c-di-GMP-I riboswitch aptamer from Candidatus Nitrotoga sp. CP45, 76 nucleotides, folded computationally. It matches the Rfam family "c-di-GMP-I riboswitch aptamer". Rfam links the family to the GO term cyclic-di-GMP binding.
[in-house]
RNA sequence: AGCUGAAAAAGGCAAACCCAUCGCGAGGUGGGGACGCAAAGCUUCCGGUCUUGAAAAUGAUAGCGGAGUUACCAGA
Repeated sequence: AGCUGAAAAAGGCAAACCCAUCGCGAGGUGGGGACGCAAAGCUUCCGGUCUUGAAAAUGAUAGCGGAGUUACCAGA
């Protein structure tokens, strides 16, 4: 460096739900809260799902999967 995450150590993130707020909506943001997560850090490139729409498409979901990229500790 790569790989792995069994056992540790320091920590980290935060589902559902509640309050406030933004949005036509899916959903986002802040606070509370923890179902879980070894990338549940980041990126819509590919697919899926959802939303608005007659359609084409717009948007959302990174905690749906793939892919890319960065990274703590340790070495069964």